[in-house]
RNA sequence: GCGCCUGUAGCUCAACGGAUAGAGCAGUCGCGUUCUAAGCGAUCGGUUGGGGGUUCGAAUCCCUCCAGGCGCG
Numbered sequence: 001g002c003g004c005c006u007g008u009a010g011c012u013c014a015a016c017g018g019a020u021a022g023a024g025c026a027g028u029c030g031c032g033u034u035c036u037a038a039g040c041g042a043u044c045g046g047u048u049g050g051g052g053g054u055u056c057g058a059a060u061c062c063c064u065c066c067a068g069g070c071g072c073g
Base pairs, nucleotide, nucleotide: 001072002071003070004069005068006067007066010025011024012023013022018056027043028042029041030040031039049065050064051063052062053061
C1' cells in the first nucleotide's frame, strides 16, 4: 500500500429496515441470614465509533473518516 472482518451499557453479547435498542455479569437499594454468602425482587446504566447520504422510518442499507484484528505484498 491492497483486501476482508469487527466497533451497541463498566465487561461479555443480542436486536427480519418498523413498539420505548434488550439480556447476562458488574454497580446501587431492599428481602433473606445471628452475621456473611447463596438465592430472590427492584433500580441504575446507551450520542449504537465520528460525519454525511438513501428512506415515511436506519444499530441495520450506501459513502467517507477513525480505531482494532487477520491476510497478501
Molecule: transfer RNA
Organism: Candidatus Curtissbacteria bacterium RBG_13_40_7